[in-house]
RNA sequence: CUUCAUAGUCGGCAAACUUAUCGAAAGGUAAGGACGCAAAGCCAAGGGUCUUCUCCAGAAAUGGAAUGACAGCCGGUUGCAUUU
Numbered sequence: 001c002u003u004c005a006u007a008g009u010c011g012g013c014a015a016a017c018u019u020a021u022c023g024a025a026a027g028g029u030a031a032g033g034a035c036g037c038a039a040a041g042c043c044a045a046g047g048g049u050c051u052u053c054u055c056c057a058g059a060a061a062u063g064g065a066a067u068g069a070c071a072g073c074c075g076g077u078u079g080c081a082u083u084u
Stems, first nucleotide, its partner, number of pairs: 005084001007082001012037002017032006035072001041077003046074002048070003054065004
């Protein structure tokens, strides 16, 4: 110096829930709040999951389809200080 494992002090992120706001919804953003996280950083044209304004089928009920979302589901990718 590199790789793997280990720990998480200082510091970092922030689930549920609440309020405000945007959205058809899923969900996003901001503030509060901490269940957790060593990549809970980034990537949605890898798989998976959620939603259906709209479109298609249907007499209707309903079914199907992302172009909408989710990175704290798997995956890909980059990477900091310190202990052993």